[in-house]
Parts: sequence; structure tokens; C1' cells
RNA sequence: AAGCAUGAUAGAGGCGCGGCCGACAUCAGUAACCCCGGGAAUGCGACGGGAAUCGCAGGGGUGAAAGGGGACGCCGCCGAAGAGUAUCGACCGUCCCGGGUCGGUAUAUCUGGGCCGACGGAGAAUAUCCGGCGGACUGUCGCGAAAGCGGAGCGCUGUCAGACGG
Repeated sequence: AAGCAUGAUAGAGGCGCGGCCGACAUCAGUAACCCCGGGAAUGCGACGGGAAUCGCAGGGGUGAAAGGGGACGCCGCCGAAGAGUAUCGACCGUCCCGGGUCGGUAUAUCUGGGCCGACGGAGAAUAUCCGGCGGACUGUCGCGAAAGCGGAGCGCUGUCAGACGG
């Protein structure tokens, strides 16, 4: 002097990510309550199976809420974040065996990003959310004369520092 391993810091992607608020729609003419009628078995209901238990199934009237969603706006951000797995807790009436939902924690296991599609899962749902896959697009790096092809955020760009070796 160079700036390769590496470290620090500042940034970029765009229908970008997460959170908060929230009119309103849905849930649902359901639950519940009231009135009338009927009530033996049986059937039905509660996440599934088993056990015990509980609940009157028809007609009429009144008639919710939670969870899930949510335009605009605001806040924090750019592994933003989401998922999987492990584990802990709450709940799904009780007990046993399963299963599930919601939340906390850990995690280099997966995903660059949104959009569209079919499929699977959650959900009351034709709402919405989640997942990998396929498609074109997009940012980025690499290869290539180009057309194009390939990779992954553990990436990319700027700045600063920079061991060992030379």
C1' cells in the first nucleotide's frame, strides 16, 4: 500500500413487514329469556371415542356477546416477519385416551419480496389467516457478448476497522 477471513455502522427492495385504533358487516334471527302445547322408549346436543352426568326435541315473542374480520389513520420497522419443532400455561362442562385453539419462551429447521393459481390446514364462513408447490413479475448477487441461466436475506450496497499469510 492492498482490503481477501472477520467485525462495526448506515442503507436499499415495494400492492414490503408487524403492531395499535376502529365505524361497520358477519357470527344470528343463533345462545339466552318469556308465553303456549306435548313429554314413555328412543333419538338429538356437548371437539372425537369410552364412562358417568346434564339438557323437554314443537309453535310464537323478545333477542345478544365473545372469538374471527375490518376502510381510513397512527406507531415501530427492512429477518421486517411468518411457519415448523421443543417446552410451559390457559381453554374446549367432569374423569380416562386422543385431538385442537389461544398465549409465553427457546431455536442458523424452512421462507428474498409481494401478486395470481390449484391444493392442504385453521375458521360458522362464500370473510380472513397460515403452509409448501406452480406461474409470471420484482429487488439483489453470480455466470454470459447477448438472449438467457443460476443462487439465496447466513444475502446485497455504502462507509470505517481489519488478524494471519503475501
Molecule: Lysine riboswitch aptamer